[in-house]
RNA sequence: GCCCCUGUAGCUCAGAGGAUAGAGCAGCACACUCCUAAGGUGAAGGUCACAGGUUCAACUCCUGUCGGGGGCA
Numbered sequence: 001g002c003c004c005c006u007g008u009a010g011c012u013c014a015g016a017g018g019a020u021a022g023a024g025c026a027g028c029a030c031a032c033u034c035c036u037a038a039g040g041u042g043a044a045g046g047u048c049a050c051a052g053g054u055u056c057a058a059c060u061c062c063u064g065u066c067g068g069g070g071g072c073a
Base pairs, nucleotide, nucleotide: 001072002071003070004069005068006067007066010025011024012023013022018056028042029041030040049065050064051063052062053061
């Protein structure tokens, strides 16, 4: 330098054109308990890496930039 994969909650990930963007774990609150843990209930937590484009509509498709991983030279 070229090619491929990838970027969504604190972490691990789902979502592949039309839901109010979801789950698990972590954290918080409540209840339980003599206390703690486990298990239970609830709430909260997101500029969907950034910019532009296509579309009536974009996390999703296209282009570029940036970050991560891999391959070739």